[in-house]
Context: one part of a larger RNA
RNA sequence: UGACGGGGGCCCGCACAAGCGGUGGAGCAUGUGGUUCAAUUCGACGCAACGCGAAGAACCUUACCUGGGCUCGAAAUGUAGUUGACCGGCUCAGAGAUGAGCCUUUCCCGCAAGGGACGGCUGCAUAGGUGCUGCAUGGCUGUCGUCAGCUCGUGUCGUGAGAUGUUGGGUUAAGUCCCGCAACGAGCGCAACCCUCAUCCUUAGUUGCUCGCCCGCAAGGGAAGCACCCUAAGGAAACCGCCUCGGAUAACGGGGAGGAAGGUGGGGAUGACGUCAAGUCCUCAUGGCCUUUAUGUCCAGGGCUACACACGUGCUACAAUGGCCGGUACAAAGCGUCGCGAACCCGCGAGGGGGAGCCAAUCGCAAAAAGCCGGUCUCAGUUCGGAUUGCAGGCUGCAACUCGCCUGCAUGAAGCCGGAAUCGCUAGUAAUCGCGUAUCAGAACGACGCGGUGAAUACGUUCCCGGGCCUUGUACA
Numbered sequence: 001u002g003a004c005g006g007g008g009g010c011c012c013g014c015a016c017a018a019g020c021g022g023u024g025g026a027g028c029a030u031g032u033g034g035u036u037c038a039a040u041u042c043g044a045c046g047c048a049a050c051g052c053g054a055a056g057a058a059c060c061u062u063a064c065c066u067g068g069g070c071u072c073g074a075a076a077u078g079u080a081g082u083u084g085a086c087c088g089g090c091u092c093a094g095a096g097a098u099g100a101g102c103c104u105u106u107c108c109c110g111c112a113a114g115g116g117a118c119g120g121c122u123g124c125a126u127a128g129g130u131g132c133u134g135c136a137u138g139g140c141u142g143u144c145g146u147c148a149g150c151u152c153g154u155g156u157c158g159u160g161a162g163a164u165g166u167u168g169g170g171u172u173a174a175g176u177c178c179c180g181c182a183a184c185g186a187g188c189g190c191a192a193c194c195c196u197c198a199u200c201c202u203u204a205g206u207u208g209c210u211c212g213c214c215c216g217c218a219a220g221g222g223a224a225g226c227a228c229c230c231u232a233a234g235g236a237a238a239c240c241g242c243c244u245c246g247g248a249u250a251a252c253g254g255g256g257a258g259g260a261a262g263g264u265g266g267g268g269a270u271g272a273c274g275u276c277a278a279g280u281c282c283u284c285a286u287g288g289c290c291u292u293u294a295u296g297u298c299c300a301g302g303g304c305u306a307c308a309c310a311c312g313u314g315c316u317a318c319a320a321u322g323g324c325c326g327g328u329a330c331a332a333a334g335c336g337u338c339g340c341g342a343a344c345c346c347g348c349g350a351g352g353g354g355g356a357g358c359c360a361a362u363c364g365c366a367a368a369a370a371g372c373c374g375g376u377c378u379c380a381g382u383u384c385g386g387a388u389u390g391c392a393g394g395c396u397g398c399a400a401c402u403c404g405c406c407u408g409c410a411u412g413a414a415g416c417c418g419g420a421a422u423c424g425c426u427a428g429u430a431a432u433c434g435c436g437u438a439u440c441a442g443a444a445c446g447a448c449g450c451g452g453u454g455a456a457u458a459c460g461u462u463c464c465c466g467g468g469c470c471u472u473g474u475a476c477a
Base pairs, nucleotide, nucleotide: 001477002476003474004473005472007471008470009469010468011467012466013465015461016460019425020424021423022422023421026316027315028314029313030312031311032310033309034307035306042053043052064302065301066300067299068298069297070296077125078124079123080122081121082120083119084118088103089102090101091100092099093098106117107116108115109114128291129290131289132288133287137285138284139280140279141278142276144274149188150187151186152185153184154183155164156163157162168179169178170177194268195267196266197265199236200235201234202233203232204231205230208226209225214222215221239262242256243255244254245253246252318418322377323376324375325374326373327372328371334365335364336363339358340357344353345352346351384415389410390409391408392407393406394405395404431453432452433451434450435449436448437447
């Protein structure tokens, strides 16, 4: 100087408390451990591994296993030799890879010799490796932590390590600011500048408006018009600016007015010096090592989907603020030409036929659901719950046996609110309801977004956890 303390002081954070909803019990989905297996590819392991890499394993992917092939090789470059095609179509053998055969088939310069382009074959130099080492590395990422810290120059003090500044009195979300002070300044962080939401104005109207007029049975359907809504570009607006009280007259704090918004207005992006030899050699790059008729590569099939078990994360429930039936409202944000696909018809349905329109504020996906109105069920393992299984179908795709999703009929399991323990959340939040997107032929209960309805509680900081500053002890570095 740090680190540590079941030392002290001060202060924060859904850290506790107050409150709401869960997990832990059931069934299923998914990841992991374990076990099994020819293989169940690999990585990730307290927080910070376990719906994680995987934003999508039937083949492919695929790195694993079994078997069948290849060796200048599946792809790339140079060079020497040789050849004339490459592409396309067909037949046979084969699981296919592949092998055999048939048809078709070069260009440029040049009289020629020859040269060149492109491709095939053979050889050489080389290739290839998701093989090992993340404890050789770059890059990227997690984490403490959006925490308020981490440092430097000069000066001063100290033999020195180092100290001071950065400590102190106040204050703040903040090393934020004020005051003081052997310090005076400065940098990276904080804040602001950026995006978005909330109010208004301007500009602009093939979206919106019957606001007012005209047409029309009606529908913004048409004419007409940008007032409103909206869209998207620019601007205004918030600064403790004003008043009052407290305070050292300061920083700042309490209250009030005005205002769409008030004291960083809500949300996002933004992550200092560093810590964990944290994670990643399987995104990529890369040193070293290993391999090179195989640890490379092609193919078929299988596996990654196994199942006595154990754990994590979720979904659906156990019902009456509910289930079922009928009727009827109101979104936002997205996506669509290899696509979205309307009306209409067929089917109980999944879906099929059909193709209008739309490169989309114009058409489509599209119905939002909870809600509201009416009816029914009456406390029962039930008209709760839907697992499991049988049968019959639909869709995608070369192909759904291993191993997809969906529909109908039948079947109706466990489950009557969950031990010890444990998680999230402070407001348009929790809870609850549906909608969309990426990946994607198909395949979400996951992920990422969007809106609808919309709470309760916080006395307080003694205690648990994490963190910041000062101080103290130390046989630790």